[in-house]
């Protein structure tokens, strides 16, 4: 010194949590108009709009888990080599 095992960090990668997008119909909720029932009061279904969100997209490196390492450190133990 090199190889190995543990063991603190330090890089990357992913996943889970964060935060924001994110649905003409085939999600939910509220339903203007509009439509249909009724003598009427009002009910029904429910399209856009508008909210919350799904799959998804993105962001932040803050937080956690996993893998890993041409990184850095201590501790061991033996082979090998100086």
């Nucleotide at each position: 010194a090199u190889c190995g095992a543990g063991g603190c960090a330090a890089g990357u990668a992913u996943g889970c949590a964060c935060c924001c997008c994110g649905a003409a119909c085939c999600g939910u909720g509220u339903c203007a108009g509009g439509g249909u029932c009724g003598g009427a009061a009002g009910g029904c279904a429910g399209c856009a709009g508008c909210a919350c969100u799904a799959a998804g997209g993105a962001g932040a490196c803050c937080g956690u888990a996993u893998a890993u390492u041409g990184u850095g450190c201590c501790u061991c133990a033996c082979c090998u080599u100086u």
A computed fold for an 82-nucleotide RNA from Weissella oryzae SG25, annotated as Bacterial small signal recognition particle RNA. Its mean pLDDT, the model's own confidence on a scale to 100, is 79. The organism belongs to Weissella oryzae, within Bacteria. The sequence is in RNAcentral, with records from Rfam.